[in-house]
RNA sequence: AGAGUUUGAUCCUGGCUCAGAAUCAACGCUGGCGGCGUGCCUAACACAUGCAAGUCGAACGCGAUUGGGGACUUCGGUUCCCAGUCGAGUGGCGAACGGGUGAGUAACACGUGGGUGAUCUACCUUCGAGUGGGGGAUAACGUUCCGAAAGGAACGCUAAUACCGCAUGACGUUCCGGGUUUGAAGACCUGGAAACCAAAGCCGGGGACCGCAAGGCCUGGCGCUCAAAGAGGAGCCCGCGUCCGAUUAGCUAGUUGGCGGGGUAAUGGCCCACCAAGGCGACGAUCGGUAGCCGGCCUGAGAGGGCGGACGGCCACACUGGGACUGAGACACGGCCCAGACUCCUACGGGAGGCAGCAGUGGGGAAUUGUUCGCAAUGGGCGCAAGCCUGACGACGCAACGCCGCGUGGGGGAUGAAGGUCUUCGGGUCGUAAACCCCUGUCGAGCGGGACGAAUGGCCCGCGAUUGAAUAGAUCGCGGGAGUGACGGUACCGCUAAAGGAAGCCACGGCUAACUCUGUGCCAGCAGCCGCGGUGAUACAGAGGUGGCAAGCGUUGUUCGGAAUUACUGGGCGUAAAGGGCGCGUAGGCGGCUUUUUAAGUCAGACGUGAAAUCCCCCGGCUUAACCUGGGAACUGCGUCUGAUACUGGGAAGCUUGAGUUCGGGAGAGGGAUGUAGAAUUCCAGGUGUAGCGGUGAAAUGCGUAGAUAUCUGGAGGAAUACCGGUGGCGAAGGCGGCAUCCUGGACCGAAACUGACGCUGAGGCGCGAAAGCUAGGGGAGCAAACGGGAUUAGAUACCCCGGUAGUCCUAGCCCUAAACGAUGAAUGCUUGGUGUGGCGGGUAUCGAUCCCUGCCGUGCCGAAGCUAACGCAUUAAGCAUUCCGCCUGGGGAGUACGGUCGCAAGGCUGAAACUCAAAGGAAUUGACGGGGGCCCGCACAAGCGGUGGAGCAUGUGGUUCAAUUCGACGCAACGCAAAGAACCUUACCUGGGCUCGAACGGCUGCAGACCGUCUGUGAAAGCAGAUUUUCCCGCAAGGGACUGUAGUCGAGGUGCUGCAUGGCUGUCGUCAGCUCGUGUCGUGAGAUGUUGGGUUAAGUCCCGCAACGAGCGCAACCCUUGUCCUGUGUUGCCAUCAUUAAGUUGGGCACUCUCAGGAGACCGCCAGCGAUAAGUUGGAGGAAGGUGGGGAUGACGUCAAGUCAUCGUGGCCUUUAUGUCCAGGGCUACACACGUGCUACAAUGGGCGGUACAAUACGCUGCAAACCCGCGAGGGGGAGCCAAUCGUAAAAAACCGCUCUCAGUUCGGAUUGCAGGCUGCAACUCGCCUGCAUGAAGCUGGAAUCGCUAGUAAUGGCAUAUCAGAAUGAUGCCGUGAAUACGUUCCCGGGCCUUGUACACACCGCCCGUCACAUCACGAAAGUGGAUUGCACUAGAAGUCCCAAUUUAAACAGGCCCAAGGUGUGAUUCAUGAUUGGGGUGAAGUCGUAACAAGGUAGCCGUACUAGUACG
Repeated sequence: AGAGUUUGAUCCUGGCUCAGAAUCAACGCUGGCGGCGUGCCUAACACAUGCAAGUCGAACGCGAUUGGGGACUUCGGUUCCCAGUCGAGUGGCGAACGGGUGAGUAACACGUGGGUGAUCUACCUUCGAGUGGGGGAUAACGUUCCGAAAGGAACGCUAAUACCGCAUGACGUUCCGGGUUUGAAGACCUGGAAACCAAAGCCGGGGACCGCAAGGCCUGGCGCUCAAAGAGGAGCCCGCGUCCGAUUAGCUAGUUGGCGGGGUAAUGGCCCACCAAGGCGACGAUCGGUAGCCGGCCUGAGAGGGCGGACGGCCACACUGGGACUGAGACACGGCCCAGACUCCUACGGGAGGCAGCAGUGGGGAAUUGUUCGCAAUGGGCGCAAGCCUGACGACGCAACGCCGCGUGGGGGAUGAAGGUCUUCGGGUCGUAAACCCCUGUCGAGCGGGACGAAUGGCCCGCGAUUGAAUAGAUCGCGGGAGUGACGGUACCGCUAAAGGAAGCCACGGCUAACUCUGUGCCAGCAGCCGCGGUGAUACAGAGGUGGCAAGCGUUGUUCGGAAUUACUGGGCGUAAAGGGCGCGUAGGCGGCUUUUUAAGUCAGACGUGAAAUCCCCCGGCUUAACCUGGGAACUGCGUCUGAUACUGGGAAGCUUGAGUUCGGGAGAGGGAUGUAGAAUUCCAGGUGUAGCGGUGAAAUGCGUAGAUAUCUGGAGGAAUACCGGUGGCGAAGGCGGCAUCCUGGACCGAAACUGACGCUGAGGCGCGAAAGCUAGGGGAGCAAACGGGAUUAGAUACCCCGGUAGUCCUAGCCCUAAACGAUGAAUGCUUGGUGUGGCGGGUAUCGAUCCCUGCCGUGCCGAAGCUAACGCAUUAAGCAUUCCGCCUGGGGAGUACGGUCGCAAGGCUGAAACUCAAAGGAAUUGACGGGGGCCCGCACAAGCGGUGGAGCAUGUGGUUCAAUUCGACGCAACGCAAAGAACCUUACCUGGGCUCGAACGGCUGCAGACCGUCUGUGAAAGCAGAUUUUCCCGCAAGGGACUGUAGUCGAGGUGCUGCAUGGCUGUCGUCAGCUCGUGUCGUGAGAUGUUGGGUUAAGUCCCGCAACGAGCGCAACCCUUGUCCUGUGUUGCCAUCAUUAAGUUGGGCACUCUCAGGAGACCGCCAGCGAUAAGUUGGAGGAAGGUGGGGAUGACGUCAAGUCAUCGUGGCCUUUAUGUCCAGGGCUACACACGUGCUACAAUGGGCGGUACAAUACGCUGCAAACCCGCGAGGGGGAGCCAAUCGUAAAAAACCGCUCUCAGUUCGGAUUGCAGGCUGCAACUCGCCUGCAUGAAGCUGGAAUCGCUAGUAAUGGCAUAUCAGAAUGAUGCCGUGAAUACGUUCCCGGGCCUUGUACACACCGCCCGUCACAUCACGAAAGUGGAUUGCACUAGAAGUCCCAAUUUAAACAGGCCCAAGGUGUGAUUCAUGAUUGGGGUGAAGUCGUAACAAGGUAGCCGUACUAGUACG
């Protein structure tokens, strides 16, 4: 210090989430030791039991039991002393502290600083004065009585430091007067006269003197009384600070003040009588909710935010409510009275109690300890003291609850052991880890020693000082001594033995350090966010390994942080959430220039305070640390005084530039009212006139022969104002448009004069405010929600058409909302420019400003700096600044609900929550898409030619069938495809029969034997069973080797699955012209530029231009073939010339053809036009060929999870007497049907018959096969020749020449079927091909629709080849004959480039809206119902203070006022619940439509009204 998450990617906005620290914690797993801390956050729920506040005999009286000793004794006991012990009581002090809790309290409760000129203070300290003399009671006790008990009554006795008079008394109090200080006396000083008020004793010591004695007396100590002061404590008052809600806006009658009283320690409506009518509140009163406050603690860089447990200060409370008493102090936790609830006892009459003290129990809860020890220390109460009491406290115990420290060993040790795990099978890893060797001894265990905390007081001894008459006593000081420890035989120390007793938890996809295997298969599960899991999961579960922390580790909850995500420090509002619809203006906030004054703000200094602890720094103590002590600093605050005066504020006096007034001008749809004008629509009347009009994409409804439309004349009526008219004008906005008149607002320009800051903004408030809508009355031509009809459509509650009512118009009154928008609040100042336009003015020139220059005001465009996330804004700012107002804080729920308020209503304003999601959003980028646009191309359309779709057949597919009809391929880009050829084989399928080291192959071991071959039985065959025959090589031998069989074993085998795990190969867009890179530049960035633009091309082909310059893969070219020529070659080819033959047959020749090689040729090269002079293009010449000459091969980056695991290879999975393998037979050839691709046809451009020509590519030894013979023919015989430019297949066919047929289901067509044959093959039944004869079906040119083709092409004719034993209408090639048409690019399809919109990006086969149905969740309404809190009125009136007559005082009783609980009535607020109901959210692939996003197919959206299944219209 940041990170993850919205997107294909980017920047921004914005939320969610994480990493950190902390915790009074809890839960899960685990757990060795010690120290220091901490430990009911919930039920302020209820409590059994024990303890937690007593003490004093030196204030007082009474007075046992027991023990010891003495005496007496009737031996039962009595009495005295130790001892006035113990006990209760009177009295004093304490009990108001200490300890607990946080319910209440939003308050002078707390914090801080002041005040008390309005006060009190026991004990303590200092100081002054005093302490005289009397009196009457009472408890205890005794006797009697009542009661179950608690307790009580009567009578009698008694003491005091208990109680009460009297005396004395001022420096006290009260009264009167004066003075001082002060703003102000209840302060201080002083004078006067009166009045009032005290006391208590106890314990020591003692010489003289007195006394019978007690004692007096002297002295000391402790007390007591009055007064003054101090310290500490307390009360009251004040300034400031101190949570949330305005869906709480008004509250208040003792209320606010005064006078006079009462009351209090004391001020005060604290209380009372009277008088006045005030007081508080937007700077938030009142009401509601929540809460003890602070020092501090946690977090944070800080500012802040959260918290207030332990420790410390304050407050409040003590079962709930009320009340007083006592006292210095209480309205009192372990006191009292009353009421209430609860619990307990009871003899039923009545009583008792209060753990929020320490332990402990029950209960609640996720959850929080011992019914321990001790007063040894510290502190407190009482006491002269010893001492007693002290659950305060000190200790121990329990709990890993927290913090801190220590340990679980250290060194060496490689065969890198065993084992686990992974593996590419080589190895890697756990891992120096272990074993093993050497060493150490913390903690724990055992044995032994053993503290500090303890010193004061008191006691003993000694010395000194003070007091005193005193060598007494008392007090104080010094020195010495004895004694005192709960913890505890603990800390600590020593010794002994021994590595021995001591490691877990979480994580390992990213954030975030750490990876593999196995299992699972959208299951089980994980998850903080993003997200994992559908057969190769580093994300689930287990294992190994690794990482992190460590006696702990994780999880959960909570707080702060990160979050600048409430922004004071430190944010925003054009489009992301956010500017009020607009103005006027109140409070408030802010405010021009000069002088002077003040010193409130501000600044500086000094002083006081800011408790201690904590934090920080330093020193020190526990072995260290945590922890603890001491010192310092700090505590950012508040107060007082002094000073400064720039700025702000207050006062005073001025100024003119802000603002305003006056005068003179002109501009304007500014507003209101009243008139008036013409054009047009409609209607009415009349004329002319006749059959249609109107309307639409096309129609129909509608109007019209009862005369429309059209046209002419006249009239009526309402609404709106063409042209001018303009990003022109005016207005605050909404808005305003013929003309005229009246009334009226504002702005602008010019000029000087005047006022003298009069200003800006503006919460509330008031006013204005389009359209729609509402009320009442008018008006109503046109238009037109609703409504009716016609169309469209699957439907059409719409879009289109015909009608049509509210309404639109006027008057008066409401409503108050709009995408009320510049999505941009108002005001002021400042900051380069250019160019229009409206209004007014100045200047120059001119005959003349309309032109040129210029000032001010307004209104536009373009652009610099700057700003901005970008788009963009840019003197009319979204720039730079200031002032004021409004508003925002993730999306949905929702501008909804409830409440309030306004409205006649519709509804407006204000305005949540539960719940739910991890996004929602802005701008820009690249694509893709559009029933967007532009340009261009393609047999894409058009123009043509021929087909398909109809028929029959062939073939493939679907479907169906079947034991099986093996499998794959499915829009183009599956379907005469894989398959260049299923009778067996193929073959993968089915049925049946066999085999299991297996049909093939490798290694090892054992046995046997050559192998091969032949034969027999059985069988459908495979196979099984058997017979026969038989070894070879090396070696002396044993034995070894080769081969075969057999048994066993390690591998096998699989056309089984996954093409969505893959390689390779292929299809497709597409032979389309594209796809990219380097450097540079631009942009925050994704990206852009280059590659766009102007031309051109078949082409990103080339040229030009250009922040680009280059380059790569593609294009083209290079390659093959074809077309022309040349050179070479010359057999098997060729033959012009010569000879020869039936024949290039032969001689000869190599000119020609041809063959095979190598060259030439074509490049817009030449000319002309066009073009920018370019690229190029058009035409021409020449040429065999002309603008890539024709054809082929060649397929960029990529797309389709395209196809193929069945060509092959291959990961994983599955199978192993079977999913392997062998064999026979069957099937792949089925057949109501549907589709694709073809063949043959329907005929005369034809069929048949006869005759006559002309090819090329190919192929041939398991082969092609001639001649010749036989057969009608298929074919058979035959076998010459040929391993091929030699021989053969081989006949080319269309064509041409004749003859015939004459339009007919035919001499067309040939399906189907019968018979007879042929060929191949082991075998043609299922299921081949061919021939002959016979048969002679459908079909007469094919609906919607659809395919191919632009030239040697289509069409048409035949030939060959691969596969192949045989089996093409298919496939691949070859040659022959050989057209028509293309105006053109509007349209269909596909594609390319540019541009535009987008809510799409698995990309339009996209996205997405609403109703309905189902499930579920939270919320609202609801007749009501039940609680809680509370106001008001009335009633009631316990205890108690106060008042009070009879009566002189006190008390009691009675009475009165006030008053708690309670009761009645009526309201308010709030919570829960409620049949039913309403919308909302969320859910798997439900239903209906298609609203929105593209021109989304009717542009969308906002307000309003009506209507409609729903989006919606």